[in-house]
Context: one part of a larger RNA
RNA sequence: CCCUGGUUAAGGAACUAGGCAAAUUAACCCCGUAACUUCGGGAUAAGGGGUGCCCCUGCUAGUGCGUAGACUUGCUUUGCAAGCUGGUGGGGGCCGCAGAGAAAUGGGUCAAGCGACUGUUUACUAAAAACACAGGUCUGUGCUAACUCGAAAGAGGACGUAUACAGACUGACGCCUGCCCAAUGCCGGAAGGUUAAGGGAAGAGGUUAUCCUUCGGGAGAAGCUUUGAACUGAAGCCCCGGUGAAUGGCGGCCGUAACUAUGACGGUCCUAAGGUAGCGAAGUUCCUUGUCGGGUAAGUUCCGACCCGCACGAAUGGCGUAACGACUUGACCACUGUCUCAACCAGGGACUCG
Numbered sequence: 001c002c003c004u005g006g007u008u009a010a011g012g013a014a015c016u017a018g019g020c021a022a023a024u025u026a027a028c029c030c031c032g033u034a035a036c037u038u039c040g041g042g043a044u045a046a047g048g049g050g051u052g053c054c055c056c057u058g059c060u061a062g063u064g065c066g067u068a069g070a071c072u073u074g075c076u077u078u079g080c081a082a083g084c085u086g087g088u089g090g091g092g093g094c095c096g097c098a099g100a101g102a103a104a105u106g107g108g109u110c111a112a113g114c115g116a117c118u119g120u121u122u123a124c125u126a127a128a129a130a131c132a133c134a135g136g137u138c139u140g141u142g143c144u145a146a147c148u149c150g151a152a153a154g155a156g157g158a159c160g161u162a163u164a165c166a167g168a169c170u171g172a173c174g175c176c177u178g179c180c181c182a183a184u185g186c187c188g189g190a191a192g193g194u195u196a197a198g199g200g201a202a203g204a205g206g207u208u209a210u211c212c213u214u215c216g217g218g219a220g221a222a223g224c225u226u227u228g229a230a231c232u233g234a235a236g237c238c239c240c241g242g243u244g245a246a247u248g249g250c251g252g253c254c255g256u257a258a259c260u261a262u263g264a265c266g267g268u269c270c271u272a273a274g275g276u277a278g279c280g281a282a283g284u285u286c287c288u289u290g291u292c293g294g295g296u297a298a299g300u301u302c303c304g305a306c307c308c309g310c311a312c313g314a315a316u317g318g319c320g321u322a323a324c325g326a327c328u329u330g331a332c333c334a335c336u337g338u339c340u341c342a343a344c345c346a347g348g349g350a351c352u353c354g
Base pairs, nucleotide, nucleotide: 001349002348003347004346005345006344007343008342010340011339014338019335027051028050029049030048031047036041038172052094053093054092055091056090057089058088059087060086061085062084063083066080067079068078069077070076071074095099107333108332109331110330111329112328113327114325115324119131120130135170136169137168138167139166140165141164147156148155149154173320174319175318176317178250179249180248183247184246185243186242187241188240189239192238193237194236198232199231203227204226205225206224207223210219211218212217251269252268253267254266255265278312279309290306291305292304293303294302
C1' cells in the first nucleotide's frame, strides 16, 4: 500500500452523475394513525409507550387428590375443591450504562412520470416504461369448420360446435373514442370495356401427280405438312357501391373591434377531409436554462401554471386513476467515515528472511 471486518471528537450529504456504500429502523404487547379511495384498502401509515429479576395479591383456562349429595346403582350425574400447569391484571421491591441485554428481525414521509395489478424476459453486460395479462373491439369459421402440420394417408383444432374455435389490434377500472372512403386494402355488385389456355377456322406458305414452256422456268388438285384472321372464351383489372377499434390522412394566405395589442368576424385558394374532446416546453419543445409562480441563501433538474404543439391527440387508443413496483425523477425527516480529513484496531495479502 491492497482486501475483509470493527470503532471514532465536532459537523452531518458539505461527497457524488446519483446518499453509491454504510448507518438508522427492526421482535412482541398497548395507544394512536392523514390525504386519497375502486370502500377492499391506504396501514406495521405516520407518531408514541412498555418488555429483566424477586415478593405479595386478584381473575381466568386445563387437569383434578379429595369431599358432600342425588337417584335411574352406572365406565351415572350434581356441587365444592387441594395440588400442578398455562394465560392475564394490580401493588411493592432489587440490580446494571443498558432488561426484545446475544443472534435473527421494515428506515420513514411528500410529490411526479410510466405500466393497472400477481406474473414473464435478453442462460453469460439490459428485469424495464419491454412481453404477458383479465377486460374491450374487429374479422373469419355451420362442422369432413375456418386455421395449422404433412407430396399423401392422416393428425391437431376437438372426442369441441358460434356463450365455440382461429387470426389481428388494444390492454384493469372510470369518462370517452371526433372528421375523411380521394389513395391503398378488404367486402359486395355485375351492365359495359380489357383479358389466357382452349374452341374455331377464313386465309397464307412448303411439298408434287399433272399441265404449260421461249427448255431458263412457270402454273399446280388431293394428301401430308408449317401457320393462321374473324368469332367464342373465366377469374382478375378497369368500372359501380360499401367499409376506419382496416393501411392510413386530418391546410394556406390576406384583412378586421373608438389607445395599443389580440382577433369572436369577413374574404380568398386548395383538399377526400382539414385535428373535435382531452392533454400540452411533455419519456414528445428545435429556438430553450421559454415566461410566471413554488421550493433553496443560491435550482439547466423538480412541482404548479401559461400555450407561440419546430414535430400531442383519441383502441399504432386520448385523458384521469385507488392499489401495486429490486422501475425512473425531484424534495424532506431520521441516520451515518460518502465527505470536511483522516486516525486507530483485528484478520488476510503485498514486502523481507527461509
The part of an RNA shown here (large-subunit ribosomal RNA, domain IV) has 354 nucleotides and comes from uncultured Stichotrichia. RNAcentral holds the full RNA, with entries from ENA.